[in-house]
Overview:
This is a predicted structure of a 102-nucleotide RNA (SAM riboswitch aptamer (S box leader)) from uncultured Pseudogracilibacillus sp. Model confidence (mean pLDDT): 79 of 100. The RNAcentral record of the sequence draws on MGnify.

RNA sequence: UCUUAUUCAGAGUAGGCGGAGGGACAGACCCUGUGAAGCCCAGCAACCAUCAUACAAUGAAAAGGUGCUAACUGAUGCAAGGUAUACCCUUGAACAAUAAGA
Repeated sequence: UCUUAUUCAGAGUAGGCGGAGGGACAGACCCUGUGAAGCCCAGCAACCAUCAUACAAUGAAAAGGUGCUAACUGAUGCAAGGUAUACCCUUGAACAAUAAGA
């Protein structure tokens, strides 16, 4: 980079170290010394792997490889529609994230 799948659930308001940033990008908006990022610990979930069972599907469990633990992927961005500038709402795309594979 490409393919496939998923993205309104869940999990830290009593954890430790740390000490100023963070929410992908843009402009807003928001979180943050009542403590950001990061590391450790704890937890959640169940993609791979494991087992039932022989493939798929389904189910179980949570030791292993990942992931995740503010706001729906926090909302918007492009297109179409609901109505008529807007606001608002719906659908789809794009972007993004994660897993597995190439």